This is a predicted structure of a 1506-nucleotide RNA (small-subunit ribosomal RNA) from an uncultured bacterium.
Its Rfam family is "Bacterial small subunit ribosomal RNA". Gene Ontology terms of the family: structural constituent of ribosome and ribosome.
């Protein structure tokens, strides 16, 4: 930092998509080890258990236990004179210190700790203020600390309950309760007075008036043993401090206007209540405010912050861990205690919910730690300890803390560390590829050496701890041993994006983040080798994850002629925003300083500790880009003040104009009606018909009682208006605009959301009026498959008029307004000025403006704009953010109605667009050729139940295959009877008919019999060969098994080669320069010629190649050279160039000449070149031929050939017999022969070129009507043969008929090839004697030795030609021309084509599949309004009940009861609002090749669109 993606390619606009970071993550695969953070984002969804908030006996009575002691003396033991005696110590009494704790009581449970449901708020965050406040424990100052009193839990009794629990009698103590005295500098209230400030006031001085305590505890002491001293903790006042808190205020803080009004205690004011405290906080009255376009209400939706994560910043996402603030504690509601709560492990009521129950009634609230269940992709131990850090009670020991410190799960993150290190090539094996050589995996392994982190085992063993105390933990480190030992995986390889090959698949499995991959060779599906990348992780996902890239929301930083966007005119104008010269003043923005905050953590830098890092620590720095006080600055906005004139407005004098409204009035034209003249059509159209008209149309003449509607010529790129828009004429009223003057006023102005108003057409209303033309509907007639169109002939609204609506158009310059600045030229309207003139005209200018053509900079993706900017600035208003869905639903507003304005989204899509390039095309333009394209001839073809052939169809065991508009169809096939042959039916054989290898035997080869339909099977003879260094070899032939042969078996859409075609058309391209951001153009376009991109001139082109021409062959003249087989003029000979001679002619067959626009005229530009002569055998490429550019048709051809892949292998290969390809209701193509007198038939007569010939062409004779038979001479051919040319010339017949034309069928008898002619051959004689009497529509060939006609020959070929190739006889006609049809070339213009008109591409309609909109309802939630109802509380009342402390004994004061008042749950009604669901129904997307037409893109075939 930027890539892919829209096109045949280009630039642009412009979505969409990737590469980067990051996570409280999931999830899939794989998993060594430590640090160190994280861990229910969902169900503020329900919880079993445990455990998180206690503590003081140094505040009190109790009660428990009870040790030593005192009394007390049992059993038991010993002794014993049996009397006892010791000893022995039990129970049972009392009990000091210290000890235990249920109750009273005191302080603490408002701390910590979870959550994030609500809440858009002074909730937060940030700065202020409280002159309007409280504050336990703490701290410091002062004072005081006297004296009474009554109770009541504990307990004990008695009773009720299951159980929670509770009631009664009765005794008891305090640091619990109450009452008195004492006291002022609290606070109140009266009175005087002193200082200060910020409005209210505040601080204080003096007088008086009323007002408290715990006189307790626990230790020492003794003077009086106590109402005593004294230490210490506690306790009262009242001042201050510290610390926490209330409360108010300035700024900030999401969405939607399709939420625009809202608000009655609402705003304010007096009075009073209430609170610690200020206030409609609450309650009476009086006023009617308030609050909103700077967004009130509503509504959705969310706890805010420090900060986190990203960006380069500026932003933009986001609030998890920690930290601060809130807020809530099952849900609603209420208070009490209290220094603080309306109080998470407190109350009490309501509701849901669970649980216990003996059914009567009780009892709970993990958003505190574990932890369980349910949701859910998803989120941990029912763990150890207070050792530390803190915190709560205590005087303290200490108790008690799931706060905290640890450990335990999880690779969930983010750091570190390891899985070895060094040498080792025969480059093993094995795998994979492979051109079979290799070539990778690869020093990688084995295999030698070395090391021990990690990992086992063992030893030692901290800081954490201030005297003492270590949960972690024998834990961190630190030694020593053991041994490479425990310890690599995922994802990816088409392109973006590092990284390729096999093989399976075959538009199937499948993949895919975007393009897009797969339809038989997939680097893209899946496997495997192999490589890239990261690595104890790696991919992957994350529907609205998050930020970049994205400058695609543009503050920084973007656009609106044509790509999305300038409202129809801003005409007028509020709000708001901007705003001319000057001078003073001010100091609101603004700028400087300087002081405060801007917690702590976080973040950058610096040190420093953890072995490094991640962590972590700093009383080190710095930022925290912000604010709030205070000073100063005054230049710029501002704002006051006086002033100016250049913006703006006015004022005088003048101009032009379809500028509006009214009213009145002119002609010309259609149509109508009258009347004449007049007769048959007229009127329409590509052509027709409806339609009018003999009841007189049409035409024509007058006239109109006429009507209505529009205003030729003038006339224009004119004029005028804000836009819409105004068009004979005249008058009235009247708007605005320019010009001269330079008189006034003195910034008065500029834009302009909402608002007002105008505002084509067309359409709407009015018991409106008009109504000529024209014309939607809507009839009729035509066109067409249809034709609800186009055309025709009618026709209603409507068009015009008044009145009122409607509010829209491609309402466009597709271009919002105002202002200023930047080169010109050239028209054109109106003005001014000046010159000149006698006036008209002409000049110069513009200090004015219109309105039109070029064109510099400059801008622009390009078109293009260009002083009338789209150029360069400035102010102000309007729109836009892919495409479709859609200007489309629902709301709202306007409107009689059509309908308008506002105006989404769900789904769908990768593009949809703009300019411009090149082609390709057009039922678009020019030009050209002119090309037998037309035309102008000549001839055909299409017609023949005639024929031949070829090919559809359709038949068949099979009719083998291909070739199907031109460019298949007498084509492959230059010749199917068997063969051919590829088909088909039987019947047969596997190493094979054929090719190479290997072993083995044999000469090869011939011959003859026997079965068979043949292939093939069986027997039997003949015959032993060549070379050889004597071992064998080469050639054939048989056998055996294996590799393998073989295939006319698919694919021409996998190929080569060859081929046709456009077209022998004039085309088609490169190199450098130049233009252009570029695809690309230029060159190759112009102007002329030509058969030609041929050639010349011009030219930002210069040159060059493939093409055209030429070279090449053949004819056409001559020459020279040769003359046998060829020739024959002389000269002799002869039936006959036969012969003898002879090469001059002919021919022949080699080398040459010759034809170049070279001469000459003319025209052309002095050129190319063209026209017309002359010479010349030929004259302007002399004819003719082979030559066939770059490309096109996925044209043909796997069936000539050769080739990839694939398929078949006792068959799809190989022999073989018959049979098909020859079959026939029918249809096309291409010939062949006719239909006859330019002829047919008989008779005689002439003349030719090329060819071919030894498996062969075959003469003469002689036989046959003939075909042919014999017969064999001659020829490997200028010698000898086919071979007789025929039309054609000379007679003759025939007399226009189905014939003496015609020759099909068909029948009888031949002949020839040939193994064979039945399917299925050609030919000959005899009879036989169809259709055809010149051919619809429509179509084909030819421009000179050609048509059109004769006949001759060759290839194939045993035979077999109407076909093909080729030869020569005779031997025309017509082209003015280029409008027309076909084709082609250049130029040019549209295009929505680019697979390129066989293209593109538009709606219904049928079917399926999806979201959504209406919809009679139906429902869940929220939510306003009127009511009913009223728990528990609290305040007030208070007739009853009842009451220990004080009392003047009368009361005071509490309680209970009852009651009024707010008030939560609930409950009726009736209203909005989201949403879910609904028979049907509307329209939208999207899909395979359906269906119907063809509406759009070319003039799209009626231009198209609004």
């Nucleotide at each position: 930092a930027g890539a892919g993606u829209u096109u045949g390619a280009u630039c642009c606009u412009g979505g969409c998509u990737c590469a980067g970071g990051a996570c409280a993550a999931a999830c899939g695969c794989u998993g060594g080890c430590g640090g160190c953070a994280u861990g229910c984002c969902u169900a503020a969804c329900a919880c079993a258990u445990g455990c998180a908030a206690g503590u003081c006996g140094a505040a009190c009575g109790g009660a428990c236990a009870g040790a030593a002691c005192a009394g007390g003396g049992a059993a038991g033991c010993u002794c014993u004179u049996c009397g006892g005696a010791g000893u022995g110590g039990a129970a049972c009494u009392g009990g000091a210190a210290a000890g235990u704790u249920a109750g009273u009581g005191g302080c603490g449970g408002a701390u910590g700790g979870g959550u994030g449901a609500g809440u858009a708020a002074c909730g937060c965050g940030u700065g202020g203020a409280c002159a309007a406040c409280c504050u336990a424990c703490c701290u410091u100052g002062u004072a005081a600390a006297g004296g009474g009193g009554a109770a009541u839990a504990a307990c004990c009794u008695c009773g009720a309950g299951a159980a929670a629990u509770c009631g009664a009698a009765g005794c008891u103590a305090a640091u619990a309760c109450c009452c008195c005295a004492u006291a002022a500098u609290a606070a109140c209230c009266u009175u005087g007075u002193u200082u200060c400030g910020c409005a209210u006031g505040a601080a204080g001085c003096a007088a008086g008036g009323a007002g408290g305590a715990a006189a307790g505890g626990c230790g020492g002491c003794c003077u009086u043993a106590g109402u005593g001293c004294u230490g210490u903790c506690g306790a009262u006042a009242c001042a201050a401090g510290a610390u926490g808190g209330g409360u108010c205020c300035g700024c900030g803080u999401c969405u939607g206007a399709u939420u625009a009004g809202g608000u009655a205690g609402u705003u304010g004011g007096u009075a009073g209540g209430g609170u610690a405290a200020u206030g409609g906080c609450c309650u009476a009255c009086c006023a009617a405010g308030c609050c909103a376009a700077c967004g009130a209400u509503c509504u959705a939706u969310a706890g805010c912050u420090g900060g986190u994560c990203u960006g380069a910043g500026a932003g933009g996402a986001u609030g998890a861990u920690c930290a601060g603030c809130c807020a809530g504690a099952c849900u609603g509601g209420a208070a009490c205690u209290g220094a603080g709560a309306c109080a998470c492990g407190g109350u009490c009521c309501a509701g849901a919910c669970u649980c216990c129950u003996a059914c009567g009634g009780g009892a709970g609230g993990c958003a505190g730690c574990a932890g369980u269940g349910a949701g859910g992709a998803a989120u941990c131990u029912u763990c150890c300890a207070c050792a530390a850090u803190g915190g709560g009670c205590g005087a303290a020991a200490g108790c008690c803390u799931g706060a905290u410190g640890g450990a335990g799960c999880a690779a969930c993150g983010c750091c570190g560390c390891g899985u070895g290190a060094a040498g080792g090539a025969u480059g093993a094996a094995g795998g994979c590829c492979u051109u079979c050589g290799g070539g990778u995996u690869g020093u990688a392994a084995a295999c030698u050496u070395c090391u021990u982190u990690u990992a086992u085992g063992a030893g030692u063993g901290a800081a954490g701890a201030a005297u003492a105390u270590g949960a972690c933990g024998g834990u961190a480190a630190c030694u020593c041993a053991u041994g490479a030992a425990u310890a690599a995986g995922c994802a990816c390889c088409g392109g973006c994006u590092a990284a390729c090959u096999a093989c399976g698949u075959g538009c199937c499995a499948g993949c895919a983040g975007c393009c897009g991959c797969g339809g038989u060779c997939a680097u893209a599906c899946g496997u495997a080798g192999g490589g890239u990348g990261c690595a104890a992780g790696c991919a992957u996902u994350a529907u609205u994850c998050c930020c970049g890239g994205a400058g695609u929301g543009a503050c920084u930083g973007g656009g609106c002629g044509u790509a999305a966007a300038g409202a129809g005119u801003u005409g007028c104008g509020u709000a708001g925003g901007c705003g001319g010269u000057u001078u003073a003043a001010u100091a609101a923005g603004u700028g400087a300083a300087u002081a405060g905050u801007g917690a702590a953590a976080c973040c950058u830098g610096g040190u420093g500790g953890c072995u490094c890092a991640a962590c972590c620590a700093u009383a080190c720095a710095g930022a925290c880009u912000a604010u709030u006080a205070u000073u100063c600055a005054a230049a710029c906005u501002g704002u006051u003040a006086a002033a100016c004139u250049c913006g703006a407005g006015a004022g005088u004098g003048g101009u032009a104009g379809a500028g509006g409204u009214a009213a009145c009035u002119g002609g010309a034209a259609u149509u109508u009606c009258u009347a004449g003249u007049g007769u048959a059509g007229g009127a329409g159209u590509g052509a027709a018909a409806u339609c009018c008209g003999u009841a007189g149309a049409u035409a024509u003449u007058a006239g109109a009682a006429g009507g209505g509607a529009a205003c030729a010529c003038c006339a224009a790129u004119g004029g005028c208006g804000u836009a819409g828009g105004c068009a004979g004429g005249u008058u009235a009223c009247u708007g605005g605009a320019c010009c001269a003057u330079u008189u006034c006023u003195g910034a008065c102005g500029c834009u302009a959301a909402g608002g007002c108003a105008c505002g084509a057409a067309a359409g709407c209303g009015u018991g409106g009026g008009g109504g000529a033309g024209c014309g939607a509907a809507c009839u009729g007639g035509a066109u067409u498959a249809g034709a609800u169109a186009c055309c025709c002939a009618g026709g209603u609204a409507g068009u015009c008029c008044a009145c009122g609506c409607c509010g829209u158009a491609a309402a466009c310059g597709a271009u919002g307004g105002a202002u200023a600045c930047u080169a010109g030229c050239u028209g054109u309207u109106u003005g001014g000025a000046g010159u000149a003139u006698c006036g008209a005209c002409u000049c110069u200018u513009u200090c004015a403006g219109u309105u039109a053509g070029c064109g510099a900079a400059g801008c622009u993706a390009a078109c293009g704009c260009g002083u009338u900017a789209a150029g360069u600035a400035u102010c102000c208003c309007g729109c836009c953010u892919g495409u479709g869905g859609a200007g489309u639903a629902c709301g709202g507003c306007c409107g009689c109605a059509a309908g308008g304005c506002u105006a989404a989204a769900a789904c769908a899509u990768a593009a949809a667009g703009g300019a411009a390039u090149u082609g390709a095309c057009g039922g678009g333009g020019a030009c050209c050729c002119g090309g037998c394209a037309c035309a102008a001839g000549c001839g055909g073809u299409g017609g023949a139940u005639g024929u031949a052939u070829g090919u559809g169809g359709a038949u068949u065991a099979a009719u083998u295959c291909g070739a199907u508009g031109c460019a298949a169809c007498g084509c492959g096939a230059a010749g199917a009877a068997c063969c051919u042959u590829a088909c088909c039916u039987g019947g047969u054989c596997u190493u094979g008919a054929c090719a190479u290898g290997u072993a083995c035997g044999g000469a090869a080869u011939c011959c003859u019999c026997c079965a068979g339909a043949g292939a093939c099977g069986g027997a039997g003879g003949a015959g032993u060969g060549c070379c050889u260094u004597c071992g064998g070899g080469a050639g054939c032939c048989g056998u055996a098994a294996c590799a393998c042969a073989g295939g006319u078996g698919c694919u021409g859409c996998a190929u080569g080669g060859c081929u046709g075609u456009c077209g022998u058309c004039a085309g088609c391209u490169c190199g450098u320069g130049u233009c252009g951001u570029g695809a690309g153009a230029u060159g190759u376009u112009g102007g002329g010629u030509u058969a030609a991109g041929u050639c010349c001139c011009g030219c930002a082109a210069c040159g060059a190649g493939c093409g055209c021409a030429a070279c090449c062959c053949u004819u056409g003249u001559c020459a020279u050279u040769a003359g046998u087989u060829g020739c024959c003029a002389u000269c002799a000979u002869u039936u006959a160039g036969u012969u003898g001679g002879g090469c001059a002619c002919u021919c022949u067959a080699a080398u040459g000449a010759g034809a170049c626009u070279g001469c000459c005229g003319g025209u052309g530009a002095c050129a190319a070149g063209c026209c017309g002569g002359a010479g010349g055998a030929a004259g302007g490429u002399g004819g003719g031929g082979a030559u066939g550019a770059c490309g096109u048709c996925a044209a043909g051809u796997c069936a000539u050939c050769a080739u990839g892949g694939c398929c078949c292998u006792u068959a799809c290969g190989g022999c073989c017999u018959g049979g098909g390809c020859u079959a026939c209701a029918c249809a096309c193509g291409u010939g062949c022969u006719a239909c006859a007198a330019u002829g047919g038939u008989c008779g005689g007569u002439a003349c030719a070129g090329a060819c071919g010939g030894u498996a062969g062409c075959g003469a003469a004779g002689c036989c046959g009507c003939g075909a042919g038979g014999u017969g064999g001479a001659g020829c490997c051919a200028a010698u000898c043969u086919g071979a007789g040319a025929a039309a054609g010339c000379c007679g003759a017949u025939c007399g226009u008929a189905g014939u003496c034309c015609g020759g099909a069928u068909u029948g009888c008898a031949g002949u020839c090839u040939g193994c064979a002619a039945c399917u299925c051959g050609a030919c000959u004689g005899c009879a036989u004697g169809a259709a055809g009497u010149c051919g619809g529509a429509a179509u084909c060939g030819c421009u000179a030795g050609u048509a059109a006609u004769c006949g001759c020959g060759a290839a194939u070929c045993a035979g077999c030609a109407u076909g093909u190739c080729g030869c020569g006889g005779u031997g025309a006609a017509u082209a003015c021309g280029u409008u027309c049809c076909c084709g082609g070339g250049u130029c040019u213009u549209g295009u929505a084509c680019a697979c390129a008109c066989u293209g593109c591409c538009c709606g219904u309609c049928a079917c399926a599949c999806c979201a959504u909109g209406g919809g009679a309802g139906u429902u869940u939630g929220u939510u306003g309004c009127a009511c009913c109802a009223g728990a528990a509380g609290c305040a007030g009342g208070u007739a009853g009940c009842u009451u220990a402390a004080c009392u003047u004994a009368g009361g005071a004061g509490g309680g209970c009861g009852c009651u009024u008042g707010c008030c939560a749950c609930g409950g009726u009604g009736u209203g909005g609002c989201c949403g879910a669901u609904g028979a049907c129904u509307g329209g939208g997307g999207u899909g395979a090749a359906g269906u119907c037409g063809u509406a759009a893109c070319a003039a799209g075939g009626u231009a198209a669109c609004c």